This is a predicted structure of a 105-nucleotide RNA (SAM riboswitch aptamer (S box leader)) from Candidatus Magasanikiibacteriota. Of the family's consensus pairs, 97% are formed in the model. The organism belongs to Bacteria candidate phyla, within Bacteria.

[in-house]
RNA sequence: UAAAUAUCAAGAAGUGCUGAGGGAACUGACCCGGUGACGCACUACCAACCUGUCCUAUUUUGGAAAAAGGUGGUUCAUUCAGCCCCAAAUGGGGAAAGAUAUGGC
Numbered sequence: 001u002a003a004a005u006a007u008c009a010a011g012a013a014g015u016g017c018u019g020a021g022g023g024a025a026c027u028g029a030c031c032c033g034g035u036g037a038c039g040c041a042c043u044a045c046c047a048a049c050c051u052g053u054c055c056u057a058u059u060u061u062g063g064a065a066a067a068a069g070g071u072g073g074u075u076c077a078u079u080c081a082g083c084c085c086c087a088a089a090u091g092g093g094g095a096a097a098g099a100u101a102u103g104g105c
Base pairs, nucleotide, nucleotide: 001103004102005101006100007099008098013043014042015041016040017039021032022031023030026082027081028080029079044074045073046072047071049070050069053064054063055062078097083094084093085092086091
């Protein structure tokens, strides 16, 4: 960090430092925050995208177990909505954008 592919209503905490905003952008809501949010560090935990192991396939592989390595995560559904379609609608489906992984530099 471009494209592409996959997933995103499950799950999972404390301590220390810092000190005022934070929840991606914009708009409207809603929520968290001096009872210390956000961020950083340490440890722990959750997950299973990659690596590794086993079985299978033979070229777009598919599956299983594990969690040492690479990662990501541990407030509220990606906090909710916005655009399109269906609907009598409070609802449903699909996009867009975002996050994470693989890939590239």